[in-house]
Overview: This is a predicted structure of a 78-nucleotide RNA (c-di-GMP-I riboswitch aptamer) from an uncultured Clostridia bacterium. The sequence was found by an Rfam model in a public genome assembly.

RNA sequence: UAAAUCGAAAGGCAAAGCCACUGUGAAGUGGUGACGCAAAGCUAUAGGGACUCAGAAAGAAGUCAGCCAGUUGCCGAU
Numbered sequence: 001u002a003a004a005u006c007g008a009a010a011g012g013c014a015a016a017g018c019c020a021c022u023g024u025g026a027a028g029u030g031g032u033g034a035c036g037c038a039a040a041g042c043u044a045u046a047g048g049g050a051c052u053c054a055g056a057a058a059g060a061a062g063u064c065a066g067c068c069a070g071u072u073g074c075c076g077a078u
Base pairs, nucleotide, nucleotide: 004078012037013036017032018031019030020029021028022027035066041071042070043069047068048067049064050063051062053059
């Protein structure tokens, strides 16, 4: 100097539920609340998948990143 990485330290995010608002809906925003997460940071026409509309099929530049995936990043023994 580089790579990998245990346990830490300092921290971070925040499920379900409940309340309010928006939306046909999936769901989203804010508050509360913590199930958990080493990426639970970011990316949704130009990866896959799921859900809604919606009823038989087709289909969305509708929704979901805490489904897989892509991409960026903090600390640090040995």